Two RNAs folded together computationally: RNase P RNA and transfer RNA, 442 nucleotides in total.
It holds a member of the Rfam family "Bacterial RNase P class A". Gene Ontology terms of the family: dimeric ribonuclease P complex, ribonuclease P activity and tRNA processing.
The coordinates come from a structure-prediction model, not an experiment, and the mean pLDDT is 76.
RNA sequence: GAGCCGGCCGGACGGUCGCGUCGAGGUCUCGACCUCGCCGAGGAAAGUCCGGGCUCCACAGGGCAGGGUGGUGGGUAACGCCCACCCGGGGUGACCCGCGGGACAGUGCCACAGAGAGAAGACCGCCGGGCCCGUCUUCGGGCGGGACCGGUAAGGGUGAAACGGCGGUGUAAGAGACCACCAGCGCCCGGGGUGACCCGGGCGGCUCGGCAAACCCCACCCGGAGCAAGGUCAGACAGGGAGCGUUCGAGGGCGACCCGCCCGAGCUCCCGGGUAGACCGCACGAGGCUGUCGGCAACGGCAGCCCGAGAUGGAUGGCCGUCCACGCACCUCGGUGCGUGACAGAACCCGGCUUACAGGCCGACUCGU
RNA sequence: GCCGGAGUAGCUCAGCUGGUAGAGCAGCUGAUUUGUAAUCAGCUGGUCGGGGGUUCGAUUCCCUUCUCCGGCU
Numbered sequence: 001g002a003g004c005c006g007g008c009c010g011g012a013c014g015g016u017c018g019c020g021u022c023g024a025g026g027u028c029u030c031g032a033c034c035u036c037g038c039c040g041a042g043g044a045a046a047g048u049c050c051g052g053g054c055u056c057c058a059c060a061g062g063g064c065a066g067g068g069u070g071g072u073g074g075g076u077a078a079c080g081c082c083c084a085c086c087c088g089g090g091g092u093g094a095c096c097c098g099c100g101g102g103a104c105a106g107u108g109c110c111a112c113a114g115a116g117a118g119a120a121g122a123c124c125g126c127c128g129g130g131c132c133c134g135u136c137u138u139c140g141g142g143c144g145g146g147a148c149c150g151g152u153a154a155g156g157g158u159g160a161a162a163c164g165g166c167g168g169u170g171u172a173a174g175a176g177a178c179c180a181c182c183a184g185c186g187c188c189c190g191g192g193g194u195g196a197c198c199c200g201g202g203c204g205g206c207u208c209g210g211c212a213a214a215c216c217c218c219a220c221c222c223g224g225a226g227c228a229a230g231g232u233c234a235g236a237c238a239g240g241g242a243g244c245g246u247u248c249g250a251g252g253g254c255g256a257c258c259c260g261c262c263c264g265a266g267c268u269c270c271c272g273g274g275u276a277g278a279c280c281g282c283a284c285g286a287g288g289c290u291g292u293c294g295g296c297a298a299c300g301g302c303a304g305c306c307c308g309a310g311a312u313g314g315a316u317g318g319c320c321g322u323c324c325a326c327g328c329a330c331c332u333c334g335g336u337g338c339g340u341g342a343c344a345g346a347a348c349c350c351g352g353c354u355u356a357c358a359g360g361c362c363g364a365c366u367c368g369u
Numbered sequence: 370g371c372c373g374g375a376g377u378a379g380c381u382c383a384g385c386u387g388g389u390a391g392a393g394c395a396g397c398u399g400a401u402u403u404g405u406a407a408u409c410a411g412c413u414g415g416u417c418g419g420g421g422g423u424u425c426g427a428u429u430c431c432c433u434u435c436u437c438c439g440g441c442u
Stems, first nucleotide, its partner, number of pairs: 001367003005363005011323007019040002022037007042343001046354002049352005054226004061259003066222005071085005086100001087098004101217002106215002108211003123156002125152005131146006164182002167179003183207001185204008230280004239271006251263004287306008324341007370441007379394004388425001396412005418434005
């Protein structure tokens, strides 16, 4: 100098005006108002993409769907999250990326180009055979060309991909047809590891692509709904009509569905009328900080300390002063002036992921000089 | 709070199981007409909302994100 990874902060203090919950006091027309005091957004409160807690559905069960996950081992309440490792790919490197099971269970697709796209294929080329033509001839034949039959996957060409690579033997020309080495696959043995897997040796047939983020197969997991869940209290009103049902059972639950089981006298639609209040749930929870122990780590155990938003049409804001950070301008080089300070904002609560973000701080590591 | 759908040319829309993105209207040029409209012939015009991945190849498949529309309570 360039880079890579991780963690953290995300304006500070004071004054003043205003807003919301709560507490204390006061006033009165008794459900409102006034005064004072405490407290009052986030790392993402966001997107709602996953996983749970909690609550209700009267939680027998089975089948088949449907959805999800996908290397191995661990962490966790759980996960599609996190940690460590393995394998593959990228980078000189620190490091990064991977929905990373199965393509000898089956089905399907591989456009265009190309002869041939899956247990394939003869377009050019190479080689052999007889035939025909031309030419030369010492009449034995040689050379060149043409169509036909056959052999050949070494070479050319097409393509993202052409049925191992390279060298040799072999052959009319060739070919794992055969041989050595290498790559890959399968099986066996030895060693290491909890395991994914790795290292070494031997044998085999020579060798049969890719796509499962196509259907599918395999293994594992998943009941539904959501705090407007759910409960308590108070208050208001006016019923009418139609249809289907009451053991020949509507409708409902076990929420795709089916079987089976259970409840069962009401259910659905239309018109009209009323209310839209209060309280609980509700903030102490898989909580945070510090220390220590175990563990590579994620994380866990123990001890001590701390806990202070709770709205319900939804409060957390404005202004001023000093300082801080950044940018611009001026200049007597240290100050002055002006401007800016992001993204965004709780609504039952947690654990993650993802996305947005002015500016700044700290630490580890790599490469080059 | 829960759930569904859409985004492709200036506008409205096609494009099913991956293989060179089309149609109508609009625009431009020419013909026709005295001139305009209509008509006829031709042409232009595309980050397939953004980013990443799978694949030889992505509008299509997967993940993520943005914008818009709608439904239930």